[in-house]
Annotation: Predicted 3D model of a 107-nucleotide RNA (SAM riboswitch aptamer (S box leader)) from an Aggregatilineales bacterium. Rfam family: SAM riboswitch aptamer (S box leader). Rfam describes the family as follows. The SAM riboswitch is found upstream of a number of genes which code for proteins involved in methionine or cysteine biosynthesis in Gram-positive bacteria. NCBI's taxonomy places the organism under Bacteria, Bacillati, Chloroflexota, Anaerolineae, Aggregatilineales. It was read from a public genome assembly, where an Rfam model found it.
């Protein structure tokens, strides 16, 4: 790194070092941020893929949370493509791609 499946409207910060930037990438919107951005430690917590106990004629459903991973502003922050709804039109709702992010499994 490539594939395949799942989920993505919920949920969870606090100190330290650190000094300008950040929210994935292009662009545009917006927002965070010197009342300290990234990053890296500590401790804290959320959630439950995996994981463990259990029930049930299989994919479902009830509990744990010691481990593995993740996450802890704003729906994945929105929007970019396509199709519908209203519309001269824009805006605006919705649904699907794309692309992303997680974890499992494989190569």
């Nucleotide at each position: 790194c490539a594939c395949u499946c799942a989920u993505c409207a919920a949920g969870a910060g606090c100190g330290g070092u650190g000094g300008a930037g950040g929210g994935a990438u292009a662009c545009g919107g917006c927002c965070c941020u010197u009342u300290g951005a990234a990053a890296c430690c500590g401790c804290g917590g959320c959630a439950a893929c995996c994981c463990c106990c259990g029930g049930a004629g299989c994919g479902c459903u009830g509990g744990g949370a010691c481990g593995g991973u993740g996450c802890c502003a704003a729906c994945u922050c929105c929007g970019u493509c396509a199709g519908a709804g209203u519309u001269c039109a824009a805006c605006c709702u919705c649904u699907g791609g794309c692309a992303g992010a997680u974890g499992a499994g494989c190569g």